[in-house]
Formats: sequence, structure tokens, C1' cells
RNA sequence: GGGCCUAUGGUUCAACGGUACAACGCGGCAUUCGCAUUGCCGAAAUCGGAGUUCAAUUCUCCGUAGGUCCA
Repeated sequence: GGGCCUAUGGUUCAACGGUACAACGCGGCAUUCGCAUUGCCGAAAUCGGAGUUCAAUUCUCCGUAGGUCCA
């Protein structure tokens, strides 16, 4: 320098172009003499910018970061 892949709550991980899923973690309540466990409730996310579309996490382009292969 070139090809390919990845980027989503604090962490890990889903998502036919149509309300963004779940687990762990975090907060509250219940349970306990207390702690732990367990149950219920809640807060919290789409790497950046453009384009296509009625509508973009999803498709296209350009970047950024990481991984991998070739040179």
C1' cells in the first nucleotide's frame, strides 16, 4: 500500500428496512433477626458524517478504531 471482517447500555450478545432482544452488572421494593440466595420493578446503548427510502442498527459511499490475510 491492497483485500476481507468487526464496531449496539458499564460488560457480553441478538435484531425480515417498521416499538432495539437477552444475560451479567447497577438502583429500588419484597423475602431474612441480619447477610447471601430468590422474586418483582426500574434506569441505561446502535463509532462519526453523507446518500437511498414514507421509514436505516440493517442498504450504498467516505472516514475513524480494532482484527485478519497478501505485499
Model confidence (mean pLDDT): 84 of 100. This is a predicted structure of a 71-nucleotide RNA (transfer RNA) from a Patescibacteria group bacterium. Rfam family: tRNA. About the family: Transfer RNA (tRNA) molecules are approximately 80 nucleotides in length. Lineage of the source: Bacteria > Bacteria candidate phyla.